[in-house]
């Protein structure tokens, strides 16, 4: 850097179906059904790639819609 796992982002109901899966169809192209809003972001491991390489200090932002619950702060 790049995938795999794994953790964290405070939280529950409900609803929509792009990706993406799973089954059908079709097998040029294209369709249906069901599931489905951590698919993101940051760290952590052991590979891979790659030659990029000082220290020190701080620290996250966010997650379609619509309600509700924690938790800080502020006004009255």
């Nucleotide at each position: 850097c790049c995938g795999u796992c794994c953790a964290a982002g405070g939280a529950g109901c409900g609803u929509u179906g792009c990706a993406g899966c799973a089954c059908c169809c079709a097998c040029a192209g294209c369709g249906g059904u069901g599931c489905c809003a951590g698919g993101c972001u940051u760290g952590g491991a052991a590979g891979g790639u790659u030659u990029u390489g000082c220290c020190c200090c701080g620290c996250a932002a966010c997650c379609g819609c619509g309600c509700u619950c924690a938790c800080g702060u502020u006004u009255c």

Model confidence (mean pLDDT): 75 of 100.
A computed fold for a 76-nucleotide RNA from Herminiimonas sp., annotated as SAH (S-adenosyl-L-homocysteine) riboswitch aptamer.
Its Rfam family is "SAH (S-adenosyl-L-homocysteine) riboswitch aptamer". The family has 52 seed sequences and 1,354 matches in Rfam 15.1.
Lineage of the source: Bacteria > Betaproteobacteria > Burkholderiales > Oxalobacteraceae > Herminiimonas.